Model confidence (mean pLDDT): 78 of 100. Lysine riboswitch aptamer from Planococcus koreensis, 184 nucleotides, folded computationally. Its Rfam family is "Lysine riboswitch aptamer". Rfam links the family to the GO term lysine biosynthetic process.
RNA sequence: UCGAUGGGUAGAGGCUGCAAGGCUUAUCAGUAAGGUGCGGGAGGUUGACAUGGUUGCUCGCAUCCGAAAGGGAGUUUUGCCGAAGUUUCUUUUUCAGCUGUCACUGAAAAAGAGGCUGGGGGCAUUCUGAAGAAGAAUGUCACUGUCGUCUGUGUUUUAGCAUAGAUGAAGGGCUACAGGGUUG
Numbered sequence: 001u002c003g004a005u006g007g008g009u010a011g012a013g014g015c016u017g018c019a020a021g022g023c024u025u026a027u028c029a030g031u032a033a034g035g036u037g038c039g040g041g042a043g044g045u046u047g048a049c050a051u052g053g054u055u056g057c058u059c060g061c062a063u064c065c066g067a068a069a070g071g072g073a074g075u076u077u078u079g080c081c082g083a084a085g086u087u088u089c090u091u092u093u094u095c096a097g098c099u100g101u102c103a104c105u106g107a108a109a110a111a112g113a114g115g116c117u118g119g120g121g122g123c124a125u126u127c128u129g130a131a132g133a134a135g136a137a138u139g140u141c142a143c144u145g146u147c148g149u150c151u152g153u154g155u156u157u158u159a160g161c162a163u164a165g166a167u168g169a170a171g172g173g174c175u176a177c178a179g180g181g182u183u184g
Base pairs, nucleotide, nucleotide: 002184003183004182005181008177009176010175011174014081017080018079019078020077021076022075023074024073025072034064035063036062037061038060039059044051046103047102048101049100050099084117085116086115087114088113089112090111091110092109093108094107095106096105097104118144119143121141122140123139124138125137126136127135128134146169147168148167149166150165151164152163153162154161155160
C1' cells in the first nucleotide's frame, strides 16, 4: 500500500413500516345480568361435597330496566427497524365453565430455549370472532426495498458511478463512517 475477515457507531425500506399506552367513538345490543307478573311443580353442575329451594329453585312466556370485555375506527404520545409476528417445548400465574371448595376441561398472560418470515397489500381455504369488521396460518398473485449475475444506455481516460430490463437470493442481510482486532 492492496486484499480477506471480525468487532464498533449511525442509518435506510414506508405517505397503510412495526409495537405499546392515553382520549373519543360506532358496533357488541335492546344482548347478558337484574326487577315484576303469569305458568309450572322438584331438583340446580363436567363430577363430588357443601349450600339454596314447596315462603315455589332450575325452566318457559310477557313486561320494565339495561351493561361490560375482547376486537374495529379516528387522534395523540412513546419506543423502535427481527422493528415485530408466528410455531414447538418447559415453568409460573390468572380467568371461565356453578353460590362456594376441590377435581376436570378450555382459554389467556409472562419468562426461558429452539425453528420460520425482508416489507406492506389483493384473492382463496381453514381457525378465532356477534360479525360480509379485524386478526392468524397455508397457498397464490402482482407491487416494493436491498444485494448478486447478465445485457443495454448515459457519463467517464479506463476502472468506476448512475439508470432500465431480465433473473436469483435472504435481514445472521444492506448502506455509510471512524478507528485499526486477526490474517495474506